[in-house]
RNA sequence: GGUCCGUAAGCAGGAGAGCGGGUCGGUGCGCAGGCAUCGGCUCCACCGAAGGCGCAAUCUCCCAUGAACGCUCAGGUUCCAGUACUGCCUACGCACA
Numbered sequence: 001g002g003u004c005c006g007u008a009a010g011c012a013g014g015a016g017a018g019c020g021g022g023u024c025g026g027u028g029c030g031c032a033g034g035c036a037u038c039g040g041c042u043c044c045a046c047c048g049a050a051g052g053c054g055c056a057a058u059c060u061c062c063c064a065u066g067a068a069c070g071c072u073c074a075g076g077u078u079c080c081a082g083u084a085c086u087g088c089c090u091a092c093g094c095a096c097a
Base pairs, nucleotide, nucleotide: 002096003095005093006092007091008090010088011087012086013085018044020043021042022041023040024039025038026037027036028035029034045077046076047075051073052071053070054069057065058064
């Protein structure tokens, strides 16, 4: 100095599912009845790609590794944000020639 792998940060891409009902509070508009919007709680329905759990599978005496499969505890269901995963780049670590 190079490559593979691993970790972290940055950039880019990144699906799915009700803008559902009820209630409380804030803000704005309105003469008023009310309307709009934001947040909390709760109910029903739904999603699955943060995380988590379980098995399949692999390996195998045990063990271990354990999925994008399954479950939905958590999370999520207009937009925004976020998401496993992919690419680039930087840094560190490990191994190899």